């Protein structure tokens, strides 16, 4: 460096609920755990989704690619 243990110490939190912002897609917070080894972070590509609809937005928890990091069994 690949790779990711019925490993240790942490870490995020899906649906629902409640509250706020946005026309919405969706987003913050709180609460809650289905799940995650990048489910940190970035709209470059390709899929999805949305409007005051054709240029503007949403989605990194739909995948490629970037760019950063915690652990160290086996191979």
């Nucleotide at each position: 460096g690949a790779c990711g243990a019925a490993a240790a110490g942490g870490g995020c939190a899906a649906a629902c609920c409640c509250u706020c912002c946005g026309c919405g897609a969706g987003g913050g917070g709180g609460g809650g755990a289905c799940g995650c080894a990048a489910a940190a972070c970035c709209a470059c590509g390709g899929g999805g989704c949305u409007c005051c609809a054709c240029g503007a937005g949403c989605u990194g928890g739909c995948c490629g690619g970037g760019u950063u990091g915690c652990c160290g069994a086996a191979u």

Model confidence (mean pLDDT): 87 of 100. Predicted 3D model of a 75-nucleotide RNA (c-di-GMP-I-GGC riboswitch aptamer) from an Acidimicrobiaceae bacterium.